c-di-AMP riboswitch aptamer (ydaO/yuaA leader) from Nitratidesulfovibrio vulgaris, 149 nucleotides, folded computationally. The organism belongs to Nitratidesulfovibrio, within Bacteria. Its Rfam family is "c-di-AMP riboswitch aptamer (ydaO/yuaA leader)". About the family: This family represents a conserved RNA structure found upstream of the ydaO and yuaA genes in Bacillus subtilis and related genes in other bacteria. The ydaO/yuaA element is thought to act as a genetic 'off' switch for the ydaO and yuaA genes in its native state. It is believed that the element may be triggered during osmotic shock leading to activation of ydaO, a predicted amino acid transporter gene, and members of the yuaA-yubG operon which code for KtrA and KtrB K+ transporters. Its mean pLDDT, the model's own confidence on a scale to 100, is 79.
RNA sequence: UCGUCGAAAUCGCCGAAUUCCGCCCUGGGGGCGGAAGCGGGGGACCCAACAGCCGGUCACCCGGUACGGGGCGCAUCGCCGCAAGGCGUAGGGCAAUCUCUUCGGCCCGAGCCCGUCAGCUAACCUCGCAGGCGUCGAAGGGAGAGCAC
Numbered sequence: 001u002c003g004u005c006g007a008a009a010u011c012g013c014c015g016a017a018u019u020c021c022g023c024c025c026u027g028g029g030g031g032c033g034g035a036a037g038c039g040g041g042g043g044a045c046c047c048a049a050c051a052g053c054c055g056g057u058c059a060c061c062c063g064g065u066a067c068g069g070g071g072c073g074c075a076u077c078g079c080c081g082c083a084a085g086g087c088g089u090a091g092g093g094c095a096a097u098c099u100c101u102u103c104g105g106c107c108c109g110a111g112c113c114c115g116u117c118a119g120c121u122a123a124c125c126u127c128g129c130a131g132g133c134g135u136c137g138a139a140g141g142g143a144g145a146g147c148a149c
Base pairs, nucleotide, nucleotide: 001145002144011134012133013132014131018036019035020034021033022032023031024030025029037129038128039127040126041125042124047119052065053064054063055062056061068117069114070113071112072111077088078087079086080085091108092107093106094105097143098142099141100140101139102138103137104136
């Protein structure tokens, strides 16, 4: 000193969603298989929970019942509305060396799956590696880097 403007892209951002190898197709590129890495789900003991409602007179226990219950994801909840939807909201994002905090502002606040079943959970089993982008401002802390002496 890391300020402003412009360029960049064979560079980057959000996200678990990347890297490598083999084979095949191929115009860009894609398909299949494998490995690593990353991220989920199921699943004991111990522990936790076990007072939704109805019936068996209470408890225990048994049976029945329900806009049942559960999962991925930031994407949940409240109010209004016949509905479509609207207004808020938990929460998520808004990079430019990295990171943290505060203030103001902007955007999102979806979608999908399991199928009556799932607390935690060693062993073990199993699934995913998509998609969307090129992006606000101010103040401060820490790290790192560059330059000069």